[in-house]
Context: one part of a larger RNA
Molecule: large-subunit ribosomal RNA, domain II
Organism: candidate division WOR-3 bacterium
């Protein structure tokens, strides 16, 4: 790496919204009792009104109350009154709790550790050989004595050489090693502050250190285990089925804030309001100092007049140079404007669209953006730069075109379609479509990379000359005399230089256009004549092209092939291709209108009905039955009164009944009339659902909202199953999709489906766990 399994918004309690339900000026228990369920957890019913919200604010309070506060106020304003809550479930978000998951470095508490190693303390143990030769001492010499000397002896030393031991200087190798630190060749100390066995001691901010923040068991600027603890992570990765609607943002403000965050903004979702705004186009009103433009301010800046003034030289007159103001002329300004657009805003109205508008509330994300056009600032009128506006795209946009290439030109992909018709860009081949037509231009392979700036490249238009009294080039000849003009100079004779630059012969000929000489000379020009015969020179605008032009693997600066009256370039023109764009056919949703249908609410109404429960049926609705209440009556007992009566009980028959209040017929009964409430009906709106229809509409990241699929268990229904269940596997079908299903094989004992609850509910990524290969 792959495969299979595990792997992440959860629970508890609070607020707040929303939904659904009870009950409503109320609502609701809580801890704890009682009873029942075989009941201790646990469930149901019952009891518990404590307590909590709510029913009144306002004030700091006293304290007053639909008020009250400030206040001198019977002024004004703030805050309140005018809209019902509570109490459960469910569900959005928040808080506090680990709060979506996985991850620290770390603090901080108890506790193991000196068997490694630092240091100490006790007792022990070792240092082959060799060399040097201190003190002392003898002995001879010396010395008054001492000191000193010489030889002997003797045998110090962190003393020398070098094994063991101790170490570990330099290099190869070694480096998934023989080894988590070593080999192997060199090298250090090797009687010493010396190695070294056994035994004991010192420990976590503490040891121990001849100091390296070394070492305290392969771990040390604070060991190691455990605990606190799921520390904490404004970080980083990860977060697990489908499908339908919308759909941002990378701004402002603040922030020990800048890769967080809190309001706003922008998005969505529910409510509610709007005869009205909201956008666009037009007319009309307006303010306004930008673009331009202008010099009349402020300021810069050039020429020319030109005065004061300052400078310079002279003795003065006076000359010379600079020069404000001032005048004329050309100018230049983001922080100058005598002027001053077009847009943009902002009001009014008219017209278009067709809810886009505008407020309450729930719920977000967004706080690095980014390229292009056009206006600026910064920078170098650099930047794929940077920071404002303002537009548009990508962001979150897929398709055609640019060869390839988020943002550049086309153009917004619901879905299917072996139809059509275009955009941009193309139609020689690659490559769908024209070696299309017409007209004109390149010669460079321009095309198919570039600039100052260069040039008798070529095609167009224009201006001034020259020309049959012969241009313009060529070619013949002629180019002269004064005179070598004067000066300078060693020389200067056309021709170093410097002044003059005349005159004459002439067709014509410079005191010379160059080259030449040491100067001359010589060669030539200008300029004229002759042959020759028709254009011929110069300048400006303009097309298209030419040089300029040098880079790193390979042609390599048309995608490529290839291309020359083109397949370049430019002008016109007709055709054709070409996109998810339009359009045609069929399908599917989401939002509005209409139309129908059924079901809820609410309001009216007018008639008619109304009392529970149960059972049965042809459950539209109907009948049966028992109950309960009233009247009215039978029978029987008791009491009350005792003349009729009346009242309990039971009992038989008959009638009637929806509650509640008023009033009115009436001696009661009874029985009529208004109200208001409840349930049925009709009939109007108004929601929901569904079905035809018609319009619109359906890219889509963070990110809101809706509807669904499937997995596990539980409850209630209902079914398969050893004549094969789950699973496994091949296959065919079904559904917009997450999924469903039938059949065969395997499998061998379970297990679906229909209504509903509960969650350990869906996996491809987390250098994610675990096992497998």
């Nucleotide at each position: 790496g792959c495969c299979c399994g595990g792997g992440a918004g959860u629970u508890g309690c609070g607020c707040u919204c929303g939904c659904u339900g009870g009950c409503g000026a109320g609502g609701u228990u809580a801890a704890c009792c009682c009873c029942g369920g075989u009941a201790a957890a646990c469930c149901g019913g019952g009891g518990g009104g404590a307590g909590c919200c709510g029913g009144a604010g306002g004030g700091a309070a006293a304290c007053c109350g639909a008020g009250u506060c400030c206040g001198a106020a019977c002024a004004g304003g703030g805050c309140g009154u005018u809209a019902a809550g509570u109490c459960a479930g469910c569900g959005g978000g928040c808080g506090c709790a680990g709060a979506c998951g996985c991850g620290a470095a770390g603090c901080c508490g108890g506790g193991u550790g000196a068997u490694c190693u630092a240091c100490c303390c006790a007792u022990g143990g070792g240092c082959a050989g060799g060399g040097u030769g201190a003190a002392g001492u003898c002995g001879c010499c010396g010395u008054a004595a001492c000191a000193g000397g010489c030889g002997a002896u003797g045998g110090a030393g962190g003393c020398c050489c070098g094994a063991a031991c101790c170490g570990g200087u330099g290099g190869a190798c070694g480096u998934u090693g023989a080894a988590a630190a070593g080999u192997c060749c060199u090298c250090g100390g090797a009687u010493g502050a010396c190695c070294u066995g056994u035994g004991g001691g010192u420990a976590g901010g503490a040891g121990u250190g001849a100091a390296a923040a070394g070492c305290u068991a392969a771990u040390c600027g604070a060991a190691c285990c455990c605990g606190g603890u799921g520390a904490u992570a404004g970080c980083u990765c990860g977060u697990u089925c489908u499908c339908c609607c919308c759909g941002a943002a990378a701004u402002a403000u603040a922030u020990c804030u800048g890769g967080g965050u809190a309001u706003a903004g922008c998005c969505u979702c529910g409510g509610g309001g709007a005869u009205g705004a909201g956008u666009c186009u037009c007319g009309c009103g307006g303010g306004g100092g930008u673009a331009g433009a202008g010099c009349a301010c402020u300021g810069g800046a050039u020429g020319g007049g030109g005065u004061a003034g300052g400078g310079g030289g002279g003795a003065a007159a006076c000359c010379c140079c600079c020069g404000a103001a001032c005048c004329c002329a050309a100018c230049c300004a983001a922080a100058c404007u005598c002027c001053g657009a077009a847009u943009a805003c902002c009001g009014c109205g008219a017209g278009a669209u067709g809810c886009u508008c505008c407020c309450c509330g729930g719920g977000a994300g967004u706080c690095a953006g980014c390229g292009g056009g056009u206006g600026g600032g910064g920078g170098a009128u650099a930047a794929g730069c940077u920071c404002c506006a303002u537009c548009c795209g990508c962001g979150a946009g897929a398709g055609g075109g640019g060869a390839a290439c988020a943002a550049c030109c086309c153009a917004g992909a619901c879905c299917g379609u072996c139809g059509g018709c275009u955009a941009a860009g193309g139609u020689c081949c690659c490559c769908a479509a024209g070696c299309g037509c017409g007209g004109g231009c390149u010669a460079a392979g321009u095309g198919g990379g570039a600039a100052a700036g260069g040039a008798a490249g070529u095609g167009g238009g224009g201006g001034c000359g020259c020309u049959a009294a012969g241009a313009c080039a060529g070619c013949u000849g002629g180019g002269a005399u004064g005179u070598u003009g004067g000066c300078u100079u060693a020389g200067a004779a056309g021709c170093a230089g410097c002044c003059a630059u005349c005159a004459u012969u002439u067709a014509a000929a410079g005191a010379g256009u160059g080259c030449g000489u040491a100067a001359c000379a010589g060669c030539u020009c200008a300029c004229c004549a002759g042959c020759c015969g028709a254009g011929c020179g110069c300048c400006c605008c303009u097309g298209c092209g030419c040089c300029g032009a040098a880079a790193a693997u390979u042609u390599a600066a048309c995608g490529g092939g290839g291309c020359u009256u083109a397949a370049g370039c430019c002008c016109g023109c007709c055709a054709c291709c070409g996109a998810a764009g339009c359009c045609g056919c069929g399908g599917a949703g989401a939002c509005a209108g209409g139309c129908g249908a059924a079901g809820c609410c609410u309001g009216u109404c007018u008639c008619u009905c109304g009392u529970u429960g149960g059972g049965g049926c042809u459950u539209c609705g109907c009948c049966c039955c028992a109950a309960a209440c009233c009247c009215c009556u039978u029978u029987a007992a008791g009491g009350a009164a005792u003349u009729u009566u009346c009242c309990u009980u039971a009992u038989g028959g008959g009638g009637g009944u929806g509650a509640a209040g008023g009033g009115g017929g009436u001696u009661u009964a009874c029985c009529c009339c208004c109200u208001u409430c409840c349930g049925a009906g009709a009939c109007a709106a108004g929601c929901u659902u569904c079905g035809c229809u018609u319009g619109u509409c359906u890219g889509g990241u963070a990110g809101g909202g809706g509807a669904g699929c499937g997995u596990u268990c539980c409850c209630g229904g209902u079914g398969g199953g050893c004549u094969g269940a789950a699973g496994g596997u091949g296959u065919c079908c079904c559904g917009u999709a997450a999924g469903g299903g039938g059949c065969g094989c395997u499998g061998g004992a379970c297990u679906g489906c229909c209504g509903g609850g509960a969650a350990g509910u869906g996996a491809g990524a987390a250098u994610c766990c675990g096992g497998g290969c």